A computed fold for an 83-nucleotide RNA, annotated as c-di-GMP-I riboswitch aptamer. The model forms 95% of the base pairs in the Rfam consensus. The coordinates come from a structure-prediction model, not an experiment, and the mean pLDDT is 79.

């Protein structure tokens, strides 16, 4: 470096959807819970891409501007096995 597997041995996360708290809102903390993950590990002040509008342009369409998403891609790092 490929390539496999959420199990062969260590070990790990953790969708929906409930409860609770924050927040306008996207979402987010924490407890339940598992749809799934080989980076669902870390980076959203210096990639795209998607998302909200308390707030500013604007008839609007959008643009700003300030946020949300890392379980979209993406960049950095790494654990086991086998070649």
């Nucleotide at each position: 470096u490929u390539u496999g597997c959420c199990u062969c041995a260590a070990g790990g996360c953790a969708a929906a959807c409930c409860g609770u708290c924050g927040g306008a809102a996207a979402c987010g903390g924490c407890g339940g819970g598992a749809c799934g993950c080989a980076a669902a590990g870390c980076u959203a002040g210096a990639g795209g891409g998607g998302u909200g509008u308390c707030g500013g342009u604007g008839c609007g369409a959008a643009c700003c501007a300030c946020g949300c998403c890392a379980g979209c891609c993406a960049g950095c790092u790494g654990c086991c096995a086998a070649a």